Source information:
Predicted 3D model of a 74-nucleotide RNA (transfer RNA) from Candidatus Portiera aleyrodidarum BT-B-HRs. It matches the Rfam family "tRNA". By type it is a transfer RNA. Lineage of the source: Bacteria > Gammaproteobacteria > Johnevansiales (SeqCode) > Candidatus Portiera > Candidatus Portiera aleyrodidarum.

[in-house]
RNA sequence: UGGGGUAUAGCCAAGUGGUAAGGCACCGGUUUUUGGUAUCGGCAUCCCAGGUUCAACUCCUGGUACCCCAGCCA
Numbered sequence: 001u002g003g004g005g006u007a008u009a010g011c012c013a014a015g016u017g018g019u020a021a022g023g024c025a026c027c028g029g030u031u032u033u034u035g036g037u038a039u040c041g042g043c044a045u046c047c048c049a050g051g052u053u054c055a056a057c058u059c060c061u062g063g064u065a066c067c068c069c070a071g072c073c074a
Base pairs, nucleotide, nucleotide: 001070002069003068004067005066006065007064010024011023012022018054026042027041028040029039030038047063048062049061050060051059
């Protein structure tokens, strides 16, 4: 420098046009003398900026970060 891939919560991760599942962690309630266990509830500007659309995590354009492959210089 070129090509490909990935980006969703503190961590993992589903969702691929119709408005964000689940697990762990965390916070609160109940139970318990306390803790743990159990159980109920809470917890998301979807990497950034534009565009298309009635509607975008999803499609398009540009960028950022990381990973892989190839090349160049030393």